This is a predicted structure of an 87-nucleotide RNA (c-di-GMP-I-GGC riboswitch aptamer) from an uncultured Gammaproteobacteria bacterium. The prediction has a mean pLDDT of 85.

RNA sequence: CUUGAAACAAGCCAAACCUAUCGCGAGGUAGGGACGGAAAGCCACGGGUCUUAAGGUUAAUUUUUUAAGACAGCCGGGCCGCCAAGU
Numbered sequence: 001c002u003u004g005a006a007a008c009a010a011g012c013c014a015a016a017c018c019u020a021u022c023g024c025g026a027g028g029u030a031g032g033g034a035c036g037g038a039a040a041g042c043c044a045c046g047g048g049u050c051u052u053a054a055g056g057u058u059a060a061u062u063u064u065u066u067a068a069g070a071c072a073g074c075c076g077g078g079c080c081g082c083c084a085a086g087u
Base pairs, nucleotide, nucleotide: 001086002085003084004083012037013036017032018031019030020029021028022027035073041079042078043077045076046075047074048071049070050069051068052067053066054065055064056063
């Protein structure tokens, strides 16, 4: 520098679900728990999904605009990094 085929991966993270707690909510945090992960580390920058409020709209719980939020384990992008293999 390239790659992630192999390695029940040295080390690491932890979906659903349960409990506690915070939040109107999407969800967050902690513990248990492992479906998975090679960036499942970090950043809401582009797209996307979702929530709340207000307005418009609809037969409608429909749809849309604005504002404020959530998701990094939806996709892309940026930054940093472990292990291994190859050069």